[in-house]
Context: one part of a larger RNA
RNA sequence: GAUUGAACGCUGGCGGUAGGCCUAACACAUGCAAGUCGAACGGUAACGGACCGCUGGGAUUCCUUCGGGAUGACCUUGGUGCCGACGAGUGGCGGACGGGGGAGUAAUGCAUAGGAAUCUACCUAAUAGUGGGGGACAACCUGGGGAAAUGGUGAUUAAUACCGAAUACGCCCCAUGGGGGAAAGUGGAGGACCUUCGGGCUUCACGCUAUUAGAUGGGCCUGCGUAGGAUUAGCUUGUUGGUGAGGUAAUGGCUCACCAAGGCAACGAUCCUUAGCUGGUUUGAGAGGAUGAUCAGCCACACUGGGACUGAGACACGGCCCAGACUCCUACGGGAGGCAGCAGUGGGGAAUAUUGCACAAUGGGCGCAAGCCUGAUGCAGCCAUACCGCGUGUGUGAAGAAGGCCUUAGGGUUGUAAAGCACUUUCAGUAGGGAGGAAAGCUUGUGGCUUAAUACGCUAUAAGUGUGACGUUACCUACAGAAGAAGGACCGGCUAACUCCGUGCCAGCAGCCGCGGUAAUACGGAGGGUCCGAGCGUUAAUC
Repeated sequence: GAUUGAACGCUGGCGGUAGGCCUAACACAUGCAAGUCGAACGGUAACGGACCGCUGGGAUUCCUUCGGGAUGACCUUGGUGCCGACGAGUGGCGGACGGGGGAGUAAUGCAUAGGAAUCUACCUAAUAGUGGGGGACAACCUGGGGAAAUGGUGAUUAAUACCGAAUACGCCCCAUGGGGGAAAGUGGAGGACCUUCGGGCUUCACGCUAUUAGAUGGGCCUGCGUAGGAUUAGCUUGUUGGUGAGGUAAUGGCUCACCAAGGCAACGAUCCUUAGCUGGUUUGAGAGGAUGAUCAGCCACACUGGGACUGAGACACGGCCCAGACUCCUACGGGAGGCAGCAGUGGGGAAUAUUGCACAAUGGGCGCAAGCCUGAUGCAGCCAUACCGCGUGUGUGAAGAAGGCCUUAGGGUUGUAAAGCACUUUCAGUAGGGAGGAAAGCUUGUGGCUUAAUACGCUAUAAGUGUGACGUUACCUACAGAAGAAGGACCGGCUAACUCCGUGCCAGCAGCCGCGGUAAUACGGAGGGUCCGAGCGUUAAUC
């Protein structure tokens, strides 16, 4: 000098863009962070509609012998899943993504260059099929254990849930024969024909099964590189290799049986300590050094340790089981929990923010779609934490005013500085106007495709309608008035900037050299000056 996720001191006007627990991977109150599909299913707890009935009240109208009778909008109440929808349940897909922090890990990691013995839901393309049956289990009902969490009994029921038998070009095993293995329907529309009036049937869309290829994403192997210590020199028995078997999606001591006795190491094995790695960041002319916040890729982790289940994918942050520590509930028999998600609390610390708004955009999950969910994300709030931009006025103004300070007492300096005069109005303030971020979606028309069809559906196009958290948006215009807006450090040399007073080796300063013992440009104050400027200094850290 440059730099920082900085902190501290003094000070502090505005805007933009970024960043914001580096410490205790310490413990967590509360709320939210993963759901969705009724176009898979049986159904109907809530809401709304329709229909039917009825308890009670009852405006109005009609009749009346004035006692009353009838009508009955509307409210209340009951029923029917009939319709819109939908709590709980069965079922499907997603909860393996997204989000977090860096404990562990010196190589099962990362970076780079390769490889062969592999899997891949959803997606794309292609081929073939989607025909025929069966038995259950939830929900519901029942009785009824338990304080609760929740468990068990009996009976009933549906499916795109489950299970056989059929078929199998291609697929797998064996390979001459032969053997084995699938499936599911739902919704829209409709002219003939059939009908038990439910539908069949036709067609379209979304699905389902088998197989092939692709795409995407993983798993595995190899070379080279990747911190310090020799005051760590020997380490290893599934250890090193072979044969065979098992296991895996797959290679392999991955596991096992048998056989051989190998394998690694001074080019540093083993052990110990430290550490997530990289693109990058920072410094430097470079070489190199230091570093790995934010953003992006990979890895590992989810209270601590272990384990598997489900699944295309996990040995699974907001899943399960076991053990442990801790916290909470308990009727003492037993149960519940996991913020290294977003906010927030306590604690630790020099130190780091709101228990905010919205799904409008982008993206994700589910769904035919409308849509629902989304603390991802988009935004807002707080903080001079950093960088960048702007402002705190402009011109004129010598009686060189007053005051301050110095003085050789003449004057000098503060100083065009102020006052005064003439202007301007950025920003802030008030009022008004006002883009863009919006594409979609829905409705209608037209054309094309499909089709038996002018229906449904898909697609193209046109018109209409219509969606904004931010937001009092950006931006523009008007109004008033210099009005609301300057400090910090330093002045002996290094190093830009000097005098007076006080103090008297005292009080104090100090980065180094060093100042202070009676004229201190070095201490404290004042005047003046220098450098930066919404900042300026100090401390810490790296080059």
Background
Predicted 3D model of a 543-nucleotide part of an RNA (small-subunit ribosomal RNA, 5' domain) from an uncultured prokaryote. The coordinates come from a structure-prediction model, not an experiment, and the mean pLDDT is 85.